A computed fold for a 729-nucleotide part of an RNA from a Candidatus Bathyarchaeia archaeon, annotated as large-subunit ribosomal RNA, domain II.
The RNAcentral record of the full RNA draws on ENA.
It matches the Rfam family "Archaeal large subunit ribosomal RNA".

[in-house]
Context: one part of a larger RNA
RNA sequence: GCCGGGGAGUUCACGACUAUGGCGAGCUUAAGGAAUUAAAUCCGUAGGCGAAGGGAAACCAACAAGUUCGCAAUAGAGUUUUCUUUAUGAGGAACGAGGUCUGAAAGGGCCUGGAGUCAUGCUCGUGAAACUAGAAACCGGGCGAUCUAGCCCUGGGCAGGGUGAAGUCAGGCUUACGCCUGAUGGAGGCCCGAAGGGAUUCUGACGUGCAAUUCGAUCCUCUGACCUGGGGCUAGGGGCGAAAGACCAAUCUAGCUCGGUGAUAGCUAGUUCCUUCCGAAGUAUGUCGCAGCAUAGCCUCGAGCGAGGUAGCCGAUGGGGUAGAGCACUGAUCGAGAAACGAGGGGUUGAAAGACCCCACUUCUCUUUCAAACUCCGAAUACAUCGGCGCCGUAGACCUCGGGAGACGGGUACUGGGGGGUAAGCCCCCAAGGCCGAGAGGGAAGAAACCCAGACUGGGGUUAAGGUCCCUAAAUGCAGGCUAAGUGUAAAACGAAAGGGCGUUCUCCGCCAUAGACAGUGGGGAGGUAGGCUUAGAAGCAGCCAUCCUUUAAAGAAAGCGUAACAGCUCACCCACCGAGGCUGGGGGCCCCGAAAAUAGACGGGGCUAAGUCUGCUACCGAUACCCUAGAAUACGGUCGAAAACCGUAAUUUAUUAGGAAGGCGUUCCGUUUGGGUAGAAGCUGGGCUGAGAAGUCCAGUGGACCGAAUGGAAUUGUAAAUCCCGGC
Numbered sequence: 001g002c003c004g005g006g007g008a009g010u011u012c013a014c015g016a017c018u019a020u021g022g023c024g025a026g027c028u029u030a031a032g033g034a035a036u037u038a039a040a041u042c043c044g045u046a047g048g049c050g051a052a053g054g055g056a057a058a059c060c061a062a063c064a065a066g067u068u069c070g071c072a073a074u075a076g077a078g079u080u081u082u083c084u085u086u087a088u089g090a091g092g093a094a095c096g097a098g099g100u101c102u103g104a105a106a107g108g109g110c111c112u113g114g115a116g117u118c119a120u121g122c123u124c125g126u127g128a129a130a131c132u133a134g135a136a137a138c139c140g141g142g143c144g145a146u147c148u149a150g151c152c153c154u155g156g157g158c159a160g161g162g163u164g165a166a167g168u169c170a171g172g173c174u175u176a177c178g179c180c181u182g183a184u185g186g187a188g189g190c191c192c193g194a195a196g197g198g199a200u201u202c203u204g205a206c207g208u209g210c211a212a213u214u215c216g217a218u219c220c221u222c223u224g225a226c227c228u229g230g231g232g233c234u235a236g237g238g239g240c241g242a243a244a245g246a247c248c249a250a251u252c253u254a255g256c257u258c259g260g261u262g263a264u265a266g267c268u269a270g271u272u273c274c275u276u277c278c279g280a281a282g283u284a285u286g287u288c289g290c291a292g293c294a295u296a297g298c299c300u301c302g303a304g305c306g307a308g309g310u311a312g313c314c315g316a317u318g319g320g321g322u323a324g325a326g327c328a329c330u331g332a333u334c335g336a337g338a339a340a341c342g343a344g345g346g347g348u349u350g351a352a353a354g355a356c357c358c359c360a361c362u363u364c365u366c367u368u369u370c371a372a373a374c375u376c377c378g379a380a381u382a383c384a385u386c387g388g389c390g391c392c393g394u395a396g397a398c399c400u401c402g403g404g405a406g407a408c409g410g411g412u413a414c415u416g417g418g419g420g421g422u423a424a425g426c427c428c429c430c431a432a433g434g435c436c437g438a439g440a441g442g443g444a445a446g447a448a449a450c451c452c453a454g455a456c457u458g459g460g461g462u463u464a465a466g467g468u469c470c471c472u473a474a475a476u477g478c479a480g481g482c483u484a485a486g487u488g489u490a491a492a493a494c495g496a497a498a499g500g501g502c503g504u505u506c507u508c509c510g511c512c513a514u515a516g517a518c519a520g521u522g523g524g525g526a527g528g529u530a531g532g533c534u535u536a537g538a539a540g541c542a543g544c545c546a547u548c549c550u551u552u553a554a555a556g557a558a559a560g561c562g563u564a565a566c567a568g569c570u571c572a573c574c575c576a577c578c579g580a581g582g583c584u585g586g587g588g589g590c591c592c593c594g595a596a597a598a599u600a601g602a603c604g605g606g607g608c609u610a611a612g613u614c615u616g617c618u619a620c621c622g623a624u625a626c627c628c629u630a631g632a633a634u635a636c637g638g639u640c641g642a643a644a645a646c647c648g649u650a651a652u653u654u655a656u657u658a659g660g661a662a663g664g665c666g667u668u669c670c671g672u673u674u675g676g677g678u679a680g681a682a683g684c685u686g687g688g689c690u691g692a693g694a695a696g697u698c699c700a701g702u703g704g705a706c707c708g709a710a711u712g713g714a715a716u717u718g719u720a721a722a723u724c725c726c727g728g729c
Base pairs, nucleotide, nucleotide: 001729002728003727004726005725006724011128012127013126014125015124016123018121019120020119021118022117023116026049027048028047032043033042034041053060054059063096066095067094068093069092073088074087075086076085077084078083097112098111099110100109101108102107131270132269133268134267138260139259140258141257142256143255149234150233151232152231153230154229155228156227157226158224160192161191162190163188167184168183169182170181171180172179173178196221197220198219201217202216204215205214236252238248239247273664274663275662276661277660278659283296284295285294286293287292298406299404300403301402302401303400304399308392309391310390312389313388314387315386316385317384318383324377325375326374330371331370332369335366336365337364338363339362344359345358346357347356348355349354410436411435412434414433415432416430417429418428419427420426441452442451443450456631457630458629459628460627461626462625466621467620468619469606470605471604475618477617478616479615480614481613482612488608489607499593500592501591503590504589505588506587507586508585510583511582512581520577521576522575523574524573526550527549528548531545532544533543556571559570560569561568632654633653634650635649636648637647638646639645665718667715668714669713670712671711672710673709674708675707676706683702684701685700686699687698688697689696690695
């Protein structure tokens, strides 16, 4: 891992609700007893609930009906499909009346015109282990020092070599103390190094190992605080510790074991058959609250009442201070003017006093620009109320009451607004919606939320979004433009800007032009004069000043190159040749440059010059959408009084997570009734058929003795999962 078996909302008590049944102003027994094979049944009235409330208490103490409305229903009349109307009108509602408490009173609170109680079932709550499994821990009683730590008692062990302390002896020296030399001697937590003990480095080998710490080399120590055998002592908040929280039997920041114990877990995982109907929330408030709860909101189921309800549209009436706009207020702001000038700064003049001028400040006028916390103004939307239309509603809406929840981590490239941030597939917030969550199908290559569209089942057709060269269903469609960049072939996201382009196209204004434009080619482009100044020089052309006159068809006291300065070459300007459009500017479209990322690579791909792009048109393809058809379910109505069945209406029913409600299938056992089986039961294997499904039934084989059906009841009642448990392979 697979297969088989086991495996999770149970039981009791109390309480709540609801259904059914009994009795009913009452209902009911408990313990216990009788009876019985066991029951049924009977006795047992202690006790409980109810029949009266109000008040803290003392205490006081209520409508068997006085009025009105009125649903269902009944009866009558009209109408005879249906509806209208009258009367009565259970239940119901409103008023009145009453009890009590409070209060000076007014007023207010609770209650009153009789329905409960017992049993059983479903669901839920509380308490108990309380759906199952899961801690780390806490406490108590015991067991451990054969491992290891320390200590006590008693034993054992340490090759060889080196060094050479004290002491001693001899010799020499000295007045002496003593010193020197040579021997001897053999000290030491001394040295080297086997056994022994240890464990430094290779961070070697090994790393499902030889081994839950080993192997190899290297290394430390080896007469000592040394190593070691045997026997003993210290025990769990305790020991022991040359101290690392080390060690106390592969376990230690509190051993192991049994018990309390099914500890607790707001956390995690799992939680077993089918179908039908409806179908959420991720919000508010409180919370030692933020991974949880409670209440409300949102879902579901049931009941009551009995006539309106309001998501859409139109109209009317309201209040508003947003968007925008504006500067009338508040605050900020560009330039100019005028007035005022007491105080401030500066300047001129004067010996000073002073005089005059400028700036600034203040006020006013004109002008310019702004505001979430400015407003002389002021929408659209939205909101409230009323009326009308539409829609829903007596097949019961709206509302009210009760049972059961789930949920209180939301998201969003959608539509709109705000705050933070350079920004973000970023963070936070708001409003009303959509969507995902809990939504399948088609499209966007692929895809939670974008576009189309809300899936009961089968068959046939038509469309939506989006597409129609091939992959790939459908146009190599039609008409007219643009693009030459493979630009592009992307609804949006999927990248692109400032700034540039004699790329090309469309359009507009202006100017020139057969008295000949624009471009090109040929010719001219002169004289005073080398203007004056400056300067070594300055002659059109270093610089400064001036920039005139003449001859002319025209020609600057010169636009550029050039020279040391001249010279020289062009230009402006003029003539001729030529012969029809030319020049400047503005705007629109497409295109180009700007344009850089790491293996070769992305329009989905192939490929395409349209199969790109813009405008218009006609076909076709394309979904679970829409239409037709057959069937199923569900809801409601009718046939009847329930169920079933049948008929009808579906027009706007039938997606679905958490969750609520309903109806079923199957397993084991029990009661009653009724069947099958050695002429072959159960089980197993294979197959056929039926049912929407859980499942059922039949046939054949195998097997060899029990097994069903109907109805009622009781459950250790359904497995794929829990790193689930046990077994097999």